Source information
A computed fold for a 103-nucleotide RNA from a Myxococcales bacterium, annotated as TPP riboswitch aptamer (THI element). The sequence was found by an Rfam model in a public genome assembly. Of the family's consensus pairs, 100% are formed in the model. It matches the Rfam family "TPP riboswitch aptamer (THI element)". Rfam links the family to the GO term thiamine pyrophosphate binding. The organism belongs to Myxococcales, within Bacteria.
[in-house]
RNA sequence: ACCAAACGCUGGGGGUGGCGCUCGGCGAAGCCCGCGCGCCUGAGAGAGACCCCUCGAACCUGAUCCGGAUCAUACCGGCGGAGGAAAGCGUCAUGACCCAAGA
Numbered sequence: 001a002c003c004a005a006a007c008g009c010u011g012g013g014g015g016u017g018g019c020g021c022u023c024g025g026c027g028a029a030g031c032c033c034g035c036g037c038g039c040c041u042g043a044g045a046g047a048g049a050c051c052c053c054u055c056g057a058a059c060c061u062g063a064u065c066c067g068g069a070u071c072a073u074a075c076c077g078g079c080g081g082a083g084g085a086a087a088g089c090g091u092c093a094u095g096a097c098c099c100a101a102g103a
Stems, first nucleotide, its partner, number of pairs: 003095001006091005011053004016047001017040005023034003059084003065078004
């Protein structure tokens, strides 16, 4: 001078769709809106939870994209390691590693 995984602290970033039913709202008319319940995918579908923080596929953009499947969907795959995207400290460590000197 530097040190991994993992864990912790503090701080920060992020998403929240699809379908059915009941009730209600607005309206000329539901491919509309809201509460509740159930179902699908998922870590998470407003939980005080979950995921992610540059070694960054959390998440966003392209995208009202393309193919497939589905009652339906940002469901799966492609696009794509494309572009963008939020961090410091501590423990680990009286250690490891490296350098120098001595025996």